[in-house]
RNA sequence: GGGCAGAUAGCUCAGCAGGUAAGAGCGCCGGUCUCACAUGCCGGAGGUCGGAGGUUCGAGUCCUCCUCUGCCCA
Numbered sequence: 001g002g003g004c005a006g007a008u009a010g011c012u013c014a015g016c017a018g019g020u021a022a023g024a025g026c027g028c029c030g031g032u033c034u035c036a037c038a039u040g041c042c043g044g045a046g047g048u049c050g051g052a053g054g055u056u057c058g059a060g061u062c063c064u065c066c067u068c069u070g071c072c073c074a
Base pairs, nucleotide, nucleotide: 001073002072003071004070005069006068007067010026011025012024013023019057028044029043030042031041032040050066051065052064053063054062
């Protein structure tokens, strides 16, 4: 330098023929339970979906550029 894949909650990820109010597990907070802790159960907070443009009535999802990470080729 060229190619491919990825970037979504604190962590690991799902969501893809574009449309319901963006989700799950773990973690965190509160309640319940217990002498207390843990487990279990119930509830809750937490996201400008890497950045900037574009297409569209509508974008996490499609297109372009950029940044970062991983892999391959030279």

Overview: Transfer RNA from Caldifarciminota bacterium 4484_18, 74 nucleotides, folded computationally. Its Rfam family is "tRNA". From the family's description: Transfer RNA (tRNA) molecules are approximately 80 nucleotides in length. The organism belongs to Caldifarciminota, within Bacteria.